A computed fold for a 71-nucleotide RNA from a Bacteroidaceae bacterium, annotated as transfer RNA. It matches the Rfam family "tRNA". The family's RNA type in Rfam is transfer RNA.

[in-house]
RNA sequence: AGGGCUAUAGCCAAGCGGUAAGGCAGAGGAAUUUGACUCCUCGAUCGUAGGUUCGAAUCCUACUAGCCCUG
Numbered sequence: 001a002g003g004g005c006u007a008u009a010g011c012c013a014a015g016c017g018g019u020a021a022g023g024c025a026g027a028g029g030a031a032u033u034u035g036a037c038u039c040c041u042c043g044a045u046c047g048u049a050g051g052u053u054c055g056a057a058u059c060c061u062a063c064u065a066g067c068c069c070u071g
Base pairs, nucleotide, nucleotide: 001070002069003068004067005066006065007064010024011023012022018054026042027041028040029039030038047063048062049061050060051059
């Protein structure tokens, strides 16, 4: 210098154009003499900025960060 992959909640991780699953952790509650176990409820506008579209986590462009390949 060129190319590829990844970026979603505190952590892990689904999501193939139609209002973002699940697990762990956390908060509140039920139950319990207390605690543990168990059960119920609660939380994310998706790396940043634009574009396409009635509608974008998803498609396009640029950038940022990390990893890898070639020279």

NCBI's taxonomy places the organism under Bacteria, Pseudomonadati, Bacteroidota, Bacteroidia, Bacteroidaceae.